[in-house]
Context: one part of a larger RNA
């Protein structure tokens, strides 16, 4: 100096508390512990490992296993030999493919020579054998690193120069009195000042103007098949691109005349409007040698490489995360509405037949503010069910199909008809949320051939409750105080 205290004071933080919904039960789905296996590849392990790497394991991937084969190698460079019937090579044969075997046919590109101008010889290259240096390794060590990340923590705070002050470590500055979301700012003061955080500059939303009009618009004027369809036009909406607004600027209480703070006004908006990006010195030898890079080590007819097939998908069990439920604020029927964001050419795929359907056939139309995907659901409206293990719930299992792909047995998703299991709101515990939030409620993506996605990542729709307060529980800042710890 610091860490640490069931010392202390001041102050934050969905931290308690107040409120709403959750999870621990139930059945299913993922991810993990164990087991078990020939292998169930590894790697992540309190917060901060478990819908985590994996935003797509049926071959493939893929890193396991098991069983076939390969050896200068699947893939880069050097060297030296050799090689025109040489590289490729249809087809034959073996095989389960990889691979061995055999093989009609059969080139390319420089130069030289020779030509009957077709084309023939010769070196030399390319390729290709052979060898020889090396390639290879998701083999070990994140306790040998590098980038890159998690976490404390968007916490407020962490430091330097001078200069004082101490023998010295070191102290002051950064402490103190106010105030902020903040080391924010003011004010004192052996300081003065500065630099990485804070905060603003950056994007997206919230209100307006201009600029622009193949989106929108009977708003005006004509026609109409009654659809912004058509002529027309840029007001509006909207699109996107540029300014403009907000600064505690006015006012009025408090305050120390200061910083600021509480109420006003006027404003689309106030005191950081809302949201995003944005993560100081540093901590945890945190994590990752399996993204990549990379020291050391190890292997090199194998621990490298190519292949079937299997397995990663196992199950008495245990945990974590989610999905659907246990029903009348509901379950089905029917009919009517209203969204934003986004994909989309080996792709969206409109109509229209054909099938209960999944989905098929034929197809217009769109590289898209223009055509599609595209009916939003929940919701309104009418009609049923009437507390019942039910017309709640859908696991399961049959059986019959549909689709993608070389192939759905292990091990896809979907659709029909049939079974219909558990489960009456969960012990002890224990999570999230403070407003367009939490609840609910659909929609769209990427990844991808399909999809085990109920997950991730964004969308908008309907939209609450409650916070007296800071003793207590977790975390964390700042001042002190004690210490036998460093």
């Nucleotide at each position: 100096u610091g860490a640490c205290g069931g010392g202390g004071g001041c102050c934050c933080g969905c931290a308690c508390a107040a409120g709403c919904g959750g999870u621990g039960g139930a059945g299913c789905a993922c991810g993990u512990g164990g087991u078990u296996u020939a292998a169930u590849u590894c790697g992540a392990u309190g917060c901060a490992a478990a819908c985590c790497g994996a935003a797509g394991a049926a071959c493939c991937u893929u890193a396991c296993c098991u069983g076939g084969g390969u050896u200068u190698g699947a893939c880069a460079u050097g060297c030296a030999g050799g090689u025109g019937g040489u590289a490729c090579g249809a087809g034959c044969c073996u095989g389960a493919a990889a691979g061995a075997g055999u093989g009609a046919g059969g080139a390319c590109u420089a130069c030289a020579u020779c030509u009957u101008c077709g084309g023939a010889u010769g070196u030399a290259g390319a390729g290709c054998c052979u060898g020889c240096a090396c390639a290879g390794g998701u083999g070990c060590u994140g306790c040998a690193u590098g980038g890159c990340u998690g976490u404390c923590g968007u916490c407020a705070g962490c430091u330097c120069g001078u200069g004082u002050c101490g023998u010295g470590a070191g102290a002051u500055g950064u402490u103190g009195g106010g105030u902020u979301a903040a080391g924010u700012c003011c004010c004192g003061c052996a300081a003065c000042g500065a630099g990485c955080g804070c905060a603003a500059c950056c994007c997206c939303u919230g209100c307006g103007c201009c600029u622009a009009g193949u989106u929108g618009c009977c708003a005006u004027c004509a026609g109409u098949u009654a659809g912004g369809c058509u002529g027309g036009g840029c007001a509006c909406u909207c699109u996107a691109g540029g300014c403009g607004g907000a600064c505690u600027g006015c006012c009025g209480g408090c305050g120390a005349c200061a910083a600021g703070u509480c109420g006003g006004a006027g404003g689309a908006a106030g005191g950081u409007g809302g949201g995003g990006a944005u993560g100081a010195c540093g901590u945890c030898a945190a994590g990752u040698c399996a993204u990549c890079a990379u020291g050391g080590c190890c292997u090199u007819u194998a621990a490298g490489c190519c292949c079937a097939g299997g397995g990663c998908g196992a199950c008495a069990c245990a945990c974590g995360u989610g999905c659907u439920a246990c029903a009348a604020u509901g379950g089905c029927c029917a009919g009517c509405a209203c969204a934003g964001a986004g994909g989309g050419c080996a792709g969206c795929g409109a109509g229209u037949c054909c099938g209960c359907g999944a989905g098929g056939g034929c197809a217009a139309g769109c590289g898209a503010a223009u055509c599609c995907c595209u009916u939003a659901a929940g919701g309104c409206u009418g009609g049923u069910c009437u507390c019942a293990g039910u017309u709640c719930g859908g696991a399961u299992c049959g059986c019959a199909g549909u689709c993608u792909g070389c192939a759905a047995c292990u091990c896809g998703a979907c659709u029909g008809c049939g079974u219909g299991a558990a489960g009456c709101c969960g012990g002890a515990a224990u999570c999230g949320c403070u407003a367009g939030u939490a609840a609910u409620c659909g929609c769209c993506g990427g990844u991808c051939a399909g999809c085990c996605a109920u997950a991730c990542g964004g969308c908008g729709g309907u939209g609450a409750a409650u916070a007296c307060g800071u003793u207590c529980c977790c975390g964390g800042g700042c001042c002190u105080u004690g210490u036998a710890c460093a």
Molecule: small-subunit ribosomal RNA, 3' major domain
Organism: uncultured bacterium